[in-house]
RNA sequence: CAGGUUAGUUGGGCGGUUGCGGGAGAAACUCUCCCGAGGAAAGUCCGCACUCUAAAGAGCAUGGAGCCGGGUAACUCCCGGGGUAGAGUAAUCUACCGGACAGGGCCACAGAAAAUAACUGCCGAAGUAAAUGAAAAUUUACUGGUCAAGGUGAAAAGGUAGUGUAAGAGACUACCGGCGCAGGUAGUAAUACUUGCGGCCCGGCAACCCCUUCCAAGAGCAAGGCCAAGCAGGAACAAGAAGUUGCUCGCUUCAUUUGAGUUCCGGGUAGGCUGCACGAGAGAUUGGGUAACCAAUCUCCUAGAUAGAUAAUCGCCCAGGCUUUUGCUGGACAAAAUGCGGCUUAUAAACUGACCUGGGGA
RNA sequence: GGGGGCGUGGUGUAGUGGUCGAACAUGUGGCCCUGUCAAGGCCAAGAUCGCGGGUUCAAAUCCCGUCGCUCCCG
Numbered sequence: 001c002a003g004g005u006u007a008g009u010u011g012g013g014c015g016g017u018u019g020c021g022g023g024a025g026a027a028a029c030u031c032u033c034c035c036g037a038g039g040a041a042a043g044u045c046c047g048c049a050c051u052c053u054a055a056a057g058a059g060c061a062u063g064g065a066g067c068c069g070g071g072u073a074a075c076u077c078c079c080g081g082g083g084u085a086g087a088g089u090a091a092u093c094u095a096c097c098g099g100a101c102a103g104g105g106c107c108a109c110a111g112a113a114a115a116u117a118a119c120u121g122c123c124g125a126a127g128u129a130a131a132u133g134a135a136a137a138u139u140u141a142c143u144g145g146u147c148a149a150g151g152u153g154a155a156a157a158g159g160u161a162g163u164g165u166a167a168g169a170g171a172c173u174a175c176c177g178g179c180g181c182a183g184g185u186a187g188u189a190a191u192a193c194u195u196g197c198g199g200c201c202c203g204g205c206a207a208c209c210c211c212u213u214c215c216a217a218g219a220g221c222a223a224g225g226c227c228a229a230g231c232a233g234g235a236a237c238a239a240g241a242a243g244u245u246g247c248u249c250g251c252u253u254c255a256u257u258u259g260a261g262u263u264c265c266g267g268g269u270a271g272g273c274u275g276c277a278c279g280a281g282a283g284a285u286u287g288g289g290u291a292a293c294c295a296a297u298c299u300c301c302u303a304g305a306u307a308g309a310u311a312a313u314c315g316c317c318c319a320g321g322c323u324u325u326u327g328c329u330g331g332a333c334a335a336a337a338u339g340c341g342g343c344u345u346a347u348a349a350a351c352u353g354a355c356c357u358g359g360g361g362a
Numbered sequence: 363g364g365g366g367g368c369g370u371g372g373u374g375u376a377g378u379g380g381u382c383g384a385a386c387a388u389g390u391g392g393c394c395c396u397g398u399c400a401a402g403g404c405c406a407a408g409a410u411c412g413c414g415g416g417u418u419c420a421a422a423u424c425c426c427g428u429c430g431c432u433c434c435c436g
Stems, first nucleotide, its partner, number of pairs: 001358010012317007020036007038333001042344002045342005050220004057249004062216005067081005082097006098211002103209002105205003119150002121146003126143007158176006177201002179198008224274004233265005240254004281300008318331001320329003363435007372388004380419001390406005412428005
C1' cells in the first nucleotide's frame, strides 16, 4: 500500500422566520422564557417493574428451558471457557450440546436381513434317511452349523494380524479405536492428559411420543384509583355465589332469616383528573474484574400528546452523485402512546481501535 | 393490549416425512370435429411449494427466524 476479519461510534451541523404540543411567568387574552423522537420509537419474540385478584399456596395437567462458570431485578439475554462437526491460507466465523440397556413408535426404495439377520457362498463335525460296501467308511438329500467373502443401502452388528475350527466367529491372544468402572495430574467446573481393570463393542432418529432435572399463579395502563353525567328492569341464590384462567384442594370477599345482600343478563355513559415522567436515569472521572458487569465521587433533569404536537421555509457549511469547470442534484432506515432490560429485523454514508494474509521499502 | 389461522401452476384446492424431479378441476396454446361458432375428443406448456437457515439418509410436510395476508376477543 492492497485485500480481509472483528469490536465499536456517528446517523448531517449552525443560525433566521412562521407555526404546533407541554411547562413556567407576567398580565388580563395577548405576550415573554424553557423543553420537544430513535438506535431501532418497528416486530411484539422473550424477561421484569408497576397495578388488581391472597405481594400467590399444594398436587396433577400444560408450556418453556437443558455443556460448565460468571453477570443481572430477571431472561429463550450478555460475558468468559469446554467439546463435536463444518467454512476459510489465516485472523476469525457458523451450527449443535441431559437420556436411545425405562418404555412405545419410525427407518421409504433396494436388500437375505433395518435389530438377536442366512439370499448366494463356505462346511459336512453332530442327527435322520437312502445308495455302495464284508466292515471301516464314502456319496447324496434333509435337519443343521457359519457373518470370513459377495452384492443392496444413508446406515449391516468394531479394525488389523494370529491362534483356533468341519467351516467359521471377540470364541481366544496382541496392538489400535470406542464405551464403562476405579484412580492420578491440571482446572472452581465442563473437560483435557494419563494408569489399571472389564471383551462391554446388541445400529440411527428424542427439531416423534416419552423419561429425567429446573422454571412458570392469572390478568393486563382499555391494569387500577377518584369525580361528574346518565339508565329500565329481569333472573338465580337459604347455603351458597363469585374471585380462578384446564381440573381438584386450599384461601379470600359477600351473605346467614324474609327483604335486603351478592352474582349474572339487560340498560346507560364514550367526559374529566390521576396512574404519567427522578428513573434497575444519563454523562464524566477513578477503582475492581480477562470480560459481561459492579462500586465510589461529581455534574445534569432530558417529550408526555389522547386520535394523537415534534412541521414548513430560507441562508451558510459538511459528506455523496453527475459534470472538463462554473454549476446542478441530493441527505439511509424510519417516527413515541405506562416504563425498563434484551433479542430479531430495516438502515445511504462516514469514522476509530485491534488482528490476519499478500506485496514493497528501511 | 391479548390470541389464532393461512401462503402450493393464471385461478380455486389436494398432498402433513419416502414409490412427490408435486396431483385434480378450471383457464391458456395447438390439432381434430363443423359450412361457422359453441359443446365434445386428443396433445402440450405452465410450480425456486412466500423467503432464509437448520434437523434428517431423505423436507411442500418437522424446528428456528423473517415477510405478507386474514380472522377473533377486549

Predicted 3D model of RNase P RNA and transfer RNA as a complex of 436 nucleotides. The prediction has a mean pLDDT of 79. It holds a member of the Rfam family "Bacterial RNase P class A". The family's RNA type in Rfam is ribozyme. Rfam links the family to the GO terms ribonuclease P activity, dimeric ribonuclease P complex and tRNA processing. Rfam describes the family as follows. Ribonuclease P (RNase P) is a ubiquitous endoribonuclease, found in archaea, bacteria and eukarya as well as chloroplasts and mitochondria.